[in-house]
This is a predicted structure of a 72-nucleotide RNA (transfer RNA) from a marine sediment metagenome. The RNAcentral record of the sequence draws on ENA. The coordinates come from a structure-prediction model, not an experiment, and the mean pLDDT is 82. Its Rfam family is "tRNA". It is annotated as a transfer RNA.
RNA sequence: AGGCUCGUAAUUUAGUAGUAGAAUGCCUGGUUUACAUCCAGGAUGUCGUAGGUUCGAAUCCUACCGAGCCUA
Repeated sequence: AGGCUCGUAAUUUAGUAGUAGAAUGCCUGGUUUACAUCCAGGAUGUCGUAGGUUCGAAUCCUACCGAGCCUA
């Protein structure tokens, strides 16, 4: 310098155009002498950034940023 893959909650991730979900973690209450387990409820996301296409974008296109890998 060029190419490929990836970027979504605190963490691991699902979601390939039509209301952003799950598990773990965190908080509150119940249960317990107490802790853990268990039960019920709750909070946390400008979907890496900026543009474009579209009635509508996490999703399609472009550029950039970041991580990893390959080639020279």